[in-house]
RNA sequence: GAGGCGGGCCAGGCGACCGCGGGCGCGAGCAAUCGCGCAUGAGGAAAGUCCGGGCUCCACAGGGCAGGAUGCUGGCUAACGGCCAGGCGGGGUAACCCGACGGAAAGCGCCGCAGAAAAGAAGACUCCCACUGGCGGGCUCGCCCGUUAAGGGAAAAGCUGAAACGGUGGUGUAAGAGACCACCAGCGUCGUGGCAACACGGCGGCUUGGCAAGCCCCAUCCGGAGCAAACGCAAAUAGGAGCGCUACGGUGUGGCCCGCACCGCGCUCGGGUUGCGCGCUAGAGGCGGACGGCGACGUCCGCAGUAGAUAAAUGGCCGCCCCAGACAGAACCCGGCUUAUAGGCCCGCCUCGCGC
RNA sequence: UCCUCGGUAGCUCAAUUGGCAGAGCAUUCGGCUGUUAACCGAAGGGUUGUAGGUUCGAGUCCUACCCGGGGAGCCA
Numbered sequence: 001g002a003g004g005c006g007g008g009c010c011a012g013g014c015g016a017c018c019g020c021g022g023g024c025g026c027g028a029g030c031a032a033u034c035g036c037g038c039a040u041g042a043g044g045a046a047a048g049u050c051c052g053g054g055c056u057c058c059a060c061a062g063g064g065c066a067g068g069a070u071g072c073u074g075g076c077u078a079a080c081g082g083c084c085a086g087g088c089g090g091g092g093u094a095a096c097c098c099g100a101c102g103g104a105a106a107g108c109g110c111c112g113c114a115g116a117a118a119a120g121a122a123g124a125c126u127c128c129c130a131c132u133g134g135c136g137g138g139c140u141c142g143c144c145c146g147u148u149a150a151g152g153g154a155a156a157a158g159c160u161g162a163a164a165c166g167g168u169g170g171u172g173u174a175a176g177a178g179a180c181c182a183c184c185a186g187c188g189u190c191g192u193g194g195c196a197a198c199a200c201g202g203c204g205g206c207u208u209g210g211c212a213a214g215c216c217c218c219a220u221c222c223g224g225a226g227c228a229a230a231c232g233c234a235a236a237u238a239g240g241a242g243c244g245c246u247a248c249g250g251u252g253u254g255g256c257c258c259g260c261a262c263c264g265c266g267c268u269c270g271g272g273u274u275g276c277g278c279g280c281u282a283g284a285g286g287c288g289g290a291c292g293g294c295g296a297c298g299u300c301c302g303c304a305g306u307a308g309a310u311a312a313a314u315g316g317c318c319g320c321c322c323c324a325g326a327c328a329g330a331a332c333c334c335g336g337c338u339u340a341u342a343g344g345c346c347c348g349c350c351u352c353g354c355g356c
Numbered sequence: 357u358c359c360u361c362g363g364u365a366g367c368u369c370a371a372u373u374g375g376c377a378g379a380g381c382a383u384u385c386g387g388c389u390g391u392u393a394a395c396c397g398a399a400g401g402g403u404u405g406u407a408g409g410u411u412c413g414a415g416u417c418c419u420a421c422c423c424g425g426g427g428a429g430c431c432a
Base pairs, nucleotide, nucleotide: 001352002351003350004349005348006347007346008345009344010343012321013320014319015318017316018315020041021040023038024037025036026035027034028033043327047338048337050336051335052334053333054332055226056225057224058223062258063257064256065255067222068221069220070219071218072086073085074084075083076082087101088099089098090097091096102217103216107215108214109211110210111209125158126157128153129152132149133148134147135146136145137144138143139142166184167183168182169181170180171179185207187204188203189202190201191200192199193198231277232276233275240269241268242267243266244265245264249263250262251261252260271431272430286303287302288301289300290299291298292297357428358427359426360425361424362423363422366381367380368379369378375412383399384398385397386396387395405421406420407419408418409417
């Protein structure tokens, strides 16, 4: 200097004018409300609503079945499908990145076409092999060669396929084969190291296909609902009618059974209100420092600070700075994940080239 | 806020246990007819909403995203 990898941060700024939301103060008004002034008012994702928790109610939640979720190991946390560290596998020269990564020897199911055979200790199309019979040929005359047929041996080679029942090399044999041997892969078992996943080494019998993002098995976790929860105040009416189920019943929120609590409930028609308050924002919160920990994180100390709307508030315009800048707008609150995102800044690391 | 269903040819819909994506209408061409329609015959037309993954193989199974439809919630 070029290229790359990882992490963090900002999200136009300043000033003037007009306007909006809620808050406080002052003034006017019986009140509703109005006027003036002051400070304040969206995000890193507020989003998708995909997970987890708080909060509220139902028995502060209980037993079982069903169902759902997660899935290497250890830890962090309020909890998690998140995060951290490690293991194993894969990619990259490297920094580093990615991984739904339990079980196929519990059982069931599937593996089209092609191929001899597709999962059973299976199978034989071509090739290989000896024996027997037939035919042909040869001669040293009872053997050899070639060819063909039936039954048999064998699973090495060929062919098919995503996949062919361990792989490579040798011994062996009529031909062959874990039949035997060496190494490798896998399985089981023992030892050592490690909390563990696992790694390394020894021994053993010789081999048991793939799919569990098919059913399933194993382990762990999950009661249900949601701020339109829940509660309070106020207003209104026909406090109604019909049908059905009734105490071995019905309802209480989840699909069922039990248990617990209550005694009515469901459907259809008709009627009324579609207001206010509370929940409502200070929270497992943010920033800085010290200590412990490899780290996620934890403990302690200090500092600053009201977004809370309900048809729903952040906009318009002017001037300057190089350029009027992306994705996008809170709706009970937090921790994550995922997705969208113009431009810019900072830190650390890797590779290559050049110079010293 | 919660629940649920769907996206396949221009349109409306199929596709069994994962195994060569089809049908009707429409379009184009040819035939029939004096001509048109109807009828007969043939052809073209698909990244199965998008992007990944599992599998030998995905419309089908899984994950994320995009788009669309439907339903429930007050009092008595």
Background: Predicted 3D model of RNase P RNA and transfer RNA as a complex of 432 nucleotides. Rfam match: Bacterial RNase P class A. Gene Ontology terms of the family: ribonuclease P activity, tRNA processing and dimeric ribonuclease P complex. It is annotated as a ribozyme. Model confidence (mean pLDDT): 79 of 100.